[in-house]
Molecule: Bacterial RNase P class A
Organism: Bacillota bacterium
RNA sequence: UAACCGAACCGGGUAACCGCGGGCGCUGACCGAAGGGGCAGCGCCUGAGGAAAGUCCGAGCUCCAUAGGGCAGGGUGCUGGAUAACGUCCAGUGAGGGUGACCUUAAGGAAAGUGCCACAGAAAAGGAAACGCCGACUGGCCGCCGAUAGGAUGGUCCAGGGCAAAGCUGAAAAGGUGCGGUAAGAGCGCACCAGCGGUUGAGUGAUCAACCGGCGUGGUAAACCCCACCCGGAGCAAGACCGAAUAGGAGGGUGCGUAUUAAGUACGCGGGGACGGCCCGUCCUUCCCUCGGGUACGGUCGCAAGAGGCGAUAGGUAACUGUCGUCCCAGAUAAAUGGUUACCGCUGACUUUGGUCAGUACAGAACUCGGCUUAUAGGUUCGGUUAGAGA
Numbered sequence: 001u002a003a004c005c006g007a008a009c010c011g012g013g014u015a016a017c018c019g020c021g022g023g024c025g026c027u028g029a030c031c032g033a034a035g036g037g038g039c040a041g042c043g044c045c046u047g048a049g050g051a052a053a054g055u056c057c058g059a060g061c062u063c064c065a066u067a068g069g070g071c072a073g074g075g076u077g078c079u080g081g082a083u084a085a086c087g088u089c090c091a092g093u094g095a096g097g098g099u100g101a102c103c104u105u106a107a108g109g110a111a112a113g114u115g116c117c118a119c120a121g122a123a124a125a126g127g128a129a130a131c132g133c134c135g136a137c138u139g140g141c142c143g144c145c146g147a148u149a150g151g152a153u154g155g156u157c158c159a160g161g162g163c164a165a166a167g168c169u170g171a172a173a174a175g176g177u178g179c180g181g182u183a184a185g186a187g188c189g190c191a192c193c194a195g196c197g198g199u200u201g202a203g204u205g206a207u208c209a210a211c212c213g214g215c216g217u218g219g220u221a222a223a224c225c226c227c228a229c230c231c232g233g234a235g236c237a238a239g240a241c242c243g244a245a246u247a248g249g250a251g252g253g254u255g256c257g258u259a260u261u262a263a264g265u266a267c268g269c270g271g272g273g274a275c276g277g278c279c280c281g282u283c284c285u286u287c288c289c290u291c292g293g294g295u296a297c298g299g300u301c302g303c304a305a306g307a308g309g310c311g312a313u314a315g316g317u318a319a320c321u322g323u324c325g326u327c328c329c330a331g332a333u334a335a336a337u338g339g340u341u342a343c344c345g346c347u348g349a350c351u352u353u354g355g356u357c358a359g360u361a362c363a364g365a366a367c368u369c370g371g372c373u374u375a376u377a378g379g380u381u382c383g384g385u386u387a388g389a390g391a
Stems, first nucleotide, its partner, number of pairs: 001387010012344007020047009030037002049362001053373002056371005061235004068280004073231005078092005093107001094105004108226002113224002115220003132163003137160004141155002144151002175193006196213007239301005249291005255269006270286005308327008345360006
C1' cells in the first nucleotide's frame, strides 16, 4: 500500500420564527342525565428506533381458577455454563469450508422395529457371478514312450472344482494404499492409515493422546420411530371499576335410593357447569332444555419507576452477576413529536481548484421486556490475517 476477517459506535448538526402532544403548578370561566370532561393564559420539564418492522420464540402482567395426575399433541437434541425464560447467548469438543485471520453446523440412537436406496450394474443389504481369472487337486479326451499294464509330461479341450483380486456400472459393491505370497486370489501375512474393542493417562464433560488386538459390524431418522429433557389455555380488543338501561314471559321434559312419623331436611347416585381435545380427580350448582327481551353505549383505570438507563468498582476466559452512586428519558386514542429560512456536515459528478449542481439510507411507538430474522445511502474507531515493497 492492497485485499480480507472480527467487534463497537454514529446515522445528520446549529440558530431564528411559527405550530403540536403529555406531565406538574397557579389563575380563570365552561360543558354534561351521570360517571366525568375538555378550553384559555403563564411557568417548568419532556416527546419515535437500531431495527419501532416480521409476529418467529421466550417471559412479565391479567383472567379462566381452588388447581392436580395421565393420554394425545407440540418443542428441543454434542458438552459445560449464563439467564426470569427461550428454539437465545458465552466457552469448548467433533465434522465441513478457507493459505490464514475466521466461518458454518438439523451434532442423541441404524445391534428395538418398519420403510426407502431410482437408473445403471452380475449383484443394493448381507445379498454376489453374467463377462471373466486359475488349472495346484479329481475324472474324461487328445498328443509322447510302451505289446499290454502303465510311465513322464504337454494341452482348459470338457467337467467337478477354486476365486471375488482386476475391470464395467453407480452416491455407495464384504475397509483403503503399497509390498510379499498363491495355481489364480483373498488381512492369507506385513507396513502405514480409517473403523471397532481393551488398557492407561489428561479433562467437570463432550472428547483427545499413547499402547495392544481379533482382522472385521452398508447408507438413510430436516423418513416413520425409539430415547432423554421441557410444555395448562386465552390474551391489553386481557382485565377492573363507575354511570345508564331491561321483562320476566311462552313451550317441552321432570328423577332414583337411604335415614327421619309425614312434609321438610341430610347424604349418595344421576343431571348441568368450570378448566384448548379426551379420561380420572377436584370444585360449584339442584330442576333441566329450547324460544324471546334489555345492555354490549359512555366514562375512568389498566398506561409506563422498569428482570430500567448511565457511571464506577469487584468476581468471571466470556456470556453475565454483585455492590455503590446517579437519573426519570413518549403515553397518543381518529391518533402529537412538525413547517419555513440560513449556515454547516457527509456522498457523488464536473471544475478555470475559487467553486457549481444534485443527493442525503432503511424507515414511525400503541401493554412491556429478552432475543432471532429481514431492510439499510454513508461515516468513524479498535483488533487481527495474507501478499508486495521499503527501513